[in-house]
Context: one part of a larger RNA
C1' cells in the first nucleotide's frame, strides 16, 4: 500500500447494488416451513330448494351442496439449514465396471381372462385423567390373495457361431420349470392409467492411478490382521460376513500414534513465482438433542418418519404420557459483534391433480444496519471599506483568517408540496379451429406482493445537508500560550528537567471526506 462477513471512538444528507451469529453443533416460549388427488374407494356432517304429511314443534322423500375424518395412490430421499465429525477414494482430476441399480419422463413390442376372502371407516359396547387402546357386527377399491395365459424376463439341461486384456463376453437354437395386470372418465370418437420386456435419458453405486495440513521430543504397527478354498449376503465386486487352511500384510518413498481441519470452483495479495483464505454464490461430502438399529420405498439407514438406550424439558388423576429451530422469524444465554415473531404466491421453480386449483418462510419482495462498493449533493458568479471579531507581531502601524462574510445577480440536483404514472404479464392457463405426432393459428377476457413505488412534469425558495484525523523525522502541513522529566505523548527513532513546531489549549495549515481515525487478521 492493498484486502476484510469485521469491531470500537467521533460524526452523519440521499440513492442503487450487495452483505449481515466468525462466539455456545448452547437451550428453546409462540406461529408458520409438505402436502395433494372425489377422474382410485366406501361413505357423508352441514346448508339450500322442491314435493308430501303434520299434533304446526316438525317429519319423510327427491335434487343440489359437499365440511371433517378413513382406505388407496404419488410426494414427503427434492427444496431449505449447519460444518460437529472426517487427514479419508472425503474431495479434486483422470480412468474402469466383461461386477451394478434407476420411480416419474421418452421410444418400441406384446398383453389386460376368471374368481375369492378380508379390513379401516360407519354403527354398537367397554377401558383410560390423558396419550390412546380393546371387543362385537357390517362394507368398498387402482388395497390384498388365488387360478389362467405369457415373453428377447428368471432359472435348469443340451448345443452352435463369433470374439476379448484375465475372470470371460456377445448372438442364436432345442427342451423343462417359475412369475403379470386395474380400473376410472367419456360427447362412445376417445382420453387417462395398469402389466411384462427391450432401449434411451436422468440420477446414483462401486473400484483404481495421481494430488491433498503439521509433528520423529510419535519407530515400529497389525488377528478378520494378509492371502486362499467354500458358503452366506448385496443392485453389484470384495474379509463385506462366517467356517476351515496357510502366515502373511504395512513401514524411514514416514507405517502407527498425536494435533489441527469439511474438500473444490474460487477469493485476497504479489511483476511473477509464491503466500494466505475457503464467509456470500455454485458442485461434492458429512450431520440433524447424544449413541445405536432397522422398517417402508425406485431411492433413506430418512432434519419437521419409526424403535431402543441416555441426558434434558414439559404434562399427569402418580397408573402413565409428550418433545427435539444446525428450516423462516423470534427468545434467553454467550460475545467486541451480526437484522423483522413483515407481505405475496404476481413472476421463476417444486409437489399433487385430467383440469380448475391447492400447498410452497423454496423464491420474489419489503423492513433494520454507513457493514462494504458505486453514484449524487451540501451551491454558482460577481463582490476590497481588504469591514467587525479572532490570532500573530518588530505594536500610532502591519500580517493573516480572506472573496471568506455582508451585499448584488443566477441556478434548483437534492429536500418539501402538487399533478401524471410504468416495465416486470401473457409468451401462461382456459375456449375455438387445424393437425398422424411434435405443434400451429384465432377471438374475447382475467390475473401485480412490490406500489401510487420507480420515473416524468410543475411550484416557491440558497432554501434541508460536514465531519474526522493529523501538522519533530519517516510524512503533506507552524506559530502563540499553559505546563516544567510533572501532567502527558509514542508505530519506530524518541519528546517533556522554564523560551517544547513532539504534552494540553488556541489561531493557522495539511490530508481524506459522508465518512474519518484506531484495533484485530492476511499478503
Nucleotide at each position: 500500500g492493498g484486502a476484510u462477513g469485521a469491531a470500537c471512538g467521533c460524526u452523519a444528507g440521499c440513492g442503487g447494488c450487495a452483505g449481515g451469529c466468525c462466539u455456545a453443533a448452547u437451550a428453546c416460549a409462540u406461529g408458520c416451513a409438505a402436502g395433494u388427488c372425489g377422474u382410485a374407494c366406501g361413505g357423508g356432517a352441514u346448508u339450500u330448494c322442491a314435493u308430501u304429511c303434520u299434533u304446526c314443534g316438525g317429519a319423510a322423500u327427491g335434487a343440489a351442496u359437499g365440511a371433517g375424518a378413513g382406505u388407496g395412490g404419488c410426494g414427503c430421499a427434492c427444496g431449505g439449514g449447519u460444518g460437529c465429525g472426517u487427514a479419508a477414494c472425503g474431495c479434486g482430476u483422470a480412468u474402469g465396471c466383461a461386477a451394478c441399480c434407476u420411480a416419474c419422463c421418452u421410444g418400441u413390442u406384446a398383453c389386460a381372462g376368471g374368481g375369492a376372502g378380508a379390513u379401516a371407516g360407519c354403527c354398537c359396547g367397554g377401558g383410560g385423567a390423558a396419550a390412546c387402546c380393546c371387543g362385537g357386527a357390517u362394507u368398498a377399491a387402482u388395497a390384498u390373495c388365488c387360478c389362467a395365459u405369457a415373453g428377447u424376463a428368471u432359472u435348469g439341461u443340451u448345443u452352435u457361431a463369433c470374439u476379448g486384456c484375465a475372470u470371460g463376453g456377445u448372438a442364436g437354437a432345442a427342451u423343462g420349470a417359475u412369475u403379470a395386470a386395474a380400473g376410472c372418465c367419456u360427447u362412445c370418437g376417445g382420453g387417462u392409467g395398469g402389466u411384462a420386456a427391450c432401449a434411451g435419458a436422468c440420477g446414483g453405486g462401486c473400484a483404481u492411478g495421481c494430488g491433498u495440513a503439521g509433528g520423529a521430543u510419535u519407530a515400529g504397527c497389525u488377528a478378520g490382521u494378509u492371502g486362499g478354498u467354500g458358503a452366506g449376503g448385496u443392485a453389484a465386486c470384495g474379509g463385506c460376513u462366517c467356517a476351515c487352511c496357510a502366515a502373511g500384510g504395512c513401514g524411514a518413498c514416514g507405517a502407527u500414534c498425536c494435533u489441527u481441519a469439511g474438500g473444490g470452483g474460487u477469493u485476497c495479495u504479489g511483476a511473477g513465482a509464491g503466500g494466505a483464505a475457503g464467509g456470500u454464490c455454485c458442485c461434492c461430502c458429512a450431520c440433524a438433542c447424544u449413541g445405536g438399529c432397522a422398517c417402508u420405498g425406485a431411492g433413506a439407514u430418512a432434519c419437521g418418519g419409526g424403535c431402543c438406550a441416555g441426558a434434558c424439558u414439559c404434562c399427569u388423576a402418580c397408573g402413565g404420557g409428550a418433545g427435539g429451530c444446525a428450516g423462516c422469524a423470534g427468545u434467553a444465554g454467550g460475545g467486541a459483534a451480526u437484522a423483522u415473531u413483515g407481505g405475496u404466491c404476481a413472476a421463476u421453480g417444486g409437489g399433487c391433480g385430467a383440469g380448475a386449483g391447492c400447498c410452497u418462510g423454496a423464491a420474489c419482495c419489503a423492513g433494520c444496519c454507513a457493514u462494504g462498493c458505486c453514484g449524487c449533493g451540501u451551491g454558482c458568479a460577481g463582490g476590497a471599506a481588504g469591514a467587525c471579531g479572532g490570532c500573530g507581531u518588530u505594536c500610532u502601524g502591519c500580517g493573516u483568517u480572506g472573496u471568506a462574510a455582508a451585499c448584488u445577480g443566477c441556478u434548483u440536483u437534492u429536500a418539501u408540496c402538487u399533478g401524471g404514472g410504468a416495465a416486470g404479464a401473457a409468451a401462461a392457463a382456459g375456449c375455438c379451429c387445424u393437425u398422424g405426432c411434435g405443434a400451429g393459428g384465432g377471438a374475447a377476457a382475467u390475473u401485480g406482493c412490490c406500489g401510487g413505488u420507480a420515473c416524468c412534469a410543475g411550484a416557491g425558495g440558497a432554501a434541508u445537508a460536514a465531519g474526522c484525523a493529523c501538522c519533530g523525522g519517516c510524512u503533506a502541513a507552524c506559530u502563540c500560550c499553559g505546563u516544567g522529566c510533572c501532567a502527558g505523548c509514542a508505530g519506530c527513532c524518541g519528546c517533556g528537567g522554564u523560551a517544547a513546531u513532539a504534552c494540553g489549549g488556541a489561531g493557522g495549515g495539511u490530508g481524506c471526506a459522508a465518512g474519518c481515525g484506531u484495533u484485530g487478521u492476511c499478503c
Predicted 3D model of a 523-nucleotide part of an RNA (small-subunit ribosomal RNA, 5' domain) from Cyclobacterium qasimii M12-11B.